Description:
Two RNAs folded together computationally: RNase P RNA and transfer RNA, 412 nucleotides in total. Rfam match: Bacterial RNase P class A. It is annotated as a ribozyme.

RNA sequence: GCAUUGAGACGAUCGCUUGUUGGAGUAUCAGUCAACAAGAGGAAAGUCCGGGCAGCAUAGGAUACGACAGUCGCUAACGGCGACCGGGGGUAACCCUAGGGAAAGUGCCACAGAAACGAAACUACUCUACUGGUUAGAGCAAAGGUGAAACGAGUGGGGUAAGAGCCCACAGUCUGCCUUGGUGACAAGGUGGGGAGGUAAACCCUGUCGGCUGCAAGGGGAACAGCUCAGAUAAGUGAUCCGCUUGAGAUGUUCGCGCAAUCCGCUUGAAUAGCGUAGCAAUACACUAUCUAGAUAGAUGAUCGUCCUCGACAGAACCCGGCUUAUCAAUGCAGCA
RNA sequence: GGCCUUAUCGUCUAACGGUUAGGACACAAGGUUCUCAUCCUUGCAAUCCGGGUUCGAUUCCCGGUAAGGUCACCA
Numbered sequence: 001g002c003a004u005u006g007a008g009a010c011g012a013u014c015g016c017u018u019g020u021u022g023g024a025g026u027a028u029c030a031g032u033c034a035a036c037a038a039g040a041g042g043a044a045a046g047u048c049c050g051g052g053c054a055g056c057a058u059a060g061g062a063u064a065c066g067a068c069a070g071u072c073g074c075u076a077a078c079g080g081c082g083a084c085c086g087g088g089g090g091u092a093a094c095c096c097u098a099g100g101g102a103a104a105g106u107g108c109c110a111c112a113g114a115a116a117c118g119a120a121a122c123u124a125c126u127c128u129a130c131u132g133g134u135u136a137g138a139g140c141a142a143a144g145g146u147g148a149a150a151c152g153a154g155u156g157g158g159g160u161a162a163g164a165g166c167c168c169a170c171a172g173u174c175u176g177c178c179u180u181g182g183u184g185a186c187a188a189g190g191u192g193g194g195g196a197g198g199u200a201a202a203c204c205c206u207g208u209c210g211g212c213u214g215c216a217a218g219g220g221g222a223a224c225a226g227c228u229c230a231g232a233u234a235a236g237u238g239a240u241c242c243g244c245u246u247g248a249g250a251u252g253u254u255c256g257c258g259c260a261a262u263c264c265g266c267u268u269g270a271a272u273a274g275c276g277u278a279g280c281a282a283u284a285c286a287c288u289a290u291c292u293a294g295a296u297a298g299a300u301g302a303u304c305g306u307c308c309u310c311g312a313c314a315g316a317a318c319c320c321g322g323c324u325u326a327u328c329a330a331u332g333c334a335g336c337a
Numbered sequence: 338g339g340c341c342u343u344a345u346c347g348u349c350u351a352a353c354g355g356u357u358a359g360g361a362c363a364c365a366a367g368g369u370u371c372u373c374a375u376c377c378u379u380g381c382a383a384u385c386c387g388g389g390u391u392c393g394a395u396u397c398c399c400g401g402u403a404a405g406g407u408c409a410c411c412a
Stems, first nucleotide, its partner, number of pairs: 001333006008307007016039008041313001045324002048322005053214004060242004065210005070084005085099001086097004100205002105203002107199003117152001122144002125139005130133001154170005173194009218264002221255005227249003234246004271290004276285003308311001338411002340406005347362004355392001364380005385401005
């Protein structure tokens, strides 16, 4: 540095939650008593992403808004994971990477500096003019200094009044095409062309994805009668428009049901364990075995005994896949000294 | 349980990505006054934490921490 494993063990007693069976009791439940069985995590946490599920159209179109961004793959899905490519860090093992577009458009680039992207020209260099200077005009943009960044290609030669990719050779960079390798990002080679500042975690452009609300979702009765409102500019859905759906409210009667905070949703599930096959891997498939909290003021604790390496972070509340954060101990492999 | 908001001197607050983060009150020292108050001058004192983008971050992005919201959220 990387990976993996465990989360004190065993026994006894007394309690708590849930389930099953039985007893007493009862019109029937609930509750009570007894026996048996089960009873927090790797993060149950943060609520940062994604999905299931539920309601509203079996969630449909457009705009807006938001998220994401190398390639190939995995997956129910993802902003996650795996492998690879490019870039960066480290002596190394190895690690990090918001990694599309700045040759579409707009904005911004403080201070310093002559000048901050429009092109200009302070010093310097060269020429001309005269009044001979701290002068004026013209040329040049290589050199100086400032800055995070200086007009954006280095070296050598030619060229010139002085200079400059102004021209040439070589090297390098960007880009088009071709060849080879690769599924691909891309890499190597060849050939032609170019001179283009930075910033998109600034607006924006391109592509992909996203309907809204979250279990305090939501469910838990039908028929008939008249009444009130509305009858499409209504109500519902919703950020907006379209579209889509539809009458709504209370009252009475009949039947049915019923502790409406108490019932259901609620825990058998993209489940867990083992083994095998395919694959570098993420993962998928097949077989076998298992059932492993479900509360609603909210359970999982206390005491004693024995042993050890003497025990950290921390407690389910609809459920899963990830990410992030907190944290103890042990093991293996690799690197360096 | 879910959903959401905020964080700057001791307190209340300001800030276009650009000077040494500004102001008011409070506090301290000095002056004024016979003394105190008022007033005047000066001083002290902050971007919740850790990374990233950028030349440059209170500001933009990511992660965490803390505080708060149920008469201005949900039965």